[in-house]
Molecule: c-di-GMP-I riboswitch aptamer
Organism: Candidatus Brocadia pituitae
RNA sequence: UUACGAUAAAGGUAAACCCUGAGUGAUCAGGGGGCGCAAAGGAAAGGGUCUUUAGACUUAUAGGGAAGUAGUUUAAGAGACAGCCUGCUUUAAAAGACAGCCUUACUGCCGAA
Numbered sequence: 001u002u003a004c005g006a007u008a009a010a011g012g013u014a015a016a017c018c019c020u021g022a023g024u025g026a027u028c029a030g031g032g033g034g035c036g037c038a039a040a041g042g043a044a045a046g047g048g049u050c051u052u053u054a055g056a057c058u059u060a061u062a063g064g065g066a067a068g069u070a071g072u073u074u075a076a077g078a079g080a081c082a083g084c085c086u087g088c089u090u091u092a093a094a095a096g097a098c099a100g101c102c103u104u105a106c107u108g109c110c111g112a113a
Base pairs, nucleotide, nucleotide: 004111005110012037013036017032018031019030020029021028022027035100041106043104045103046102047101048098049097050096051095052094053093054091055090056089062086063085064084072077
């Protein structure tokens, strides 16, 4: 120096969950917390996942709403259906999120075998 990574030393980081805040959302920031991590350091370049908008298809015997409306009845009463919205699936056109999913290049602490 390169590879490698210990029941080593000194330190580092911080999953789920909880609180506060930002965002339509994925998610992020701060505090608590500690599952883990030898690059769980920084970077969205490739893949991947996710979100929003948009599109397509499907269903649905669902929910909302239509509406206590229409229609019905002598009256009291009983009382809908469709359009519409949401949600499920999918495409990936646009804009985003994730570096603790993989790859990539870059940087970095320690030193037993």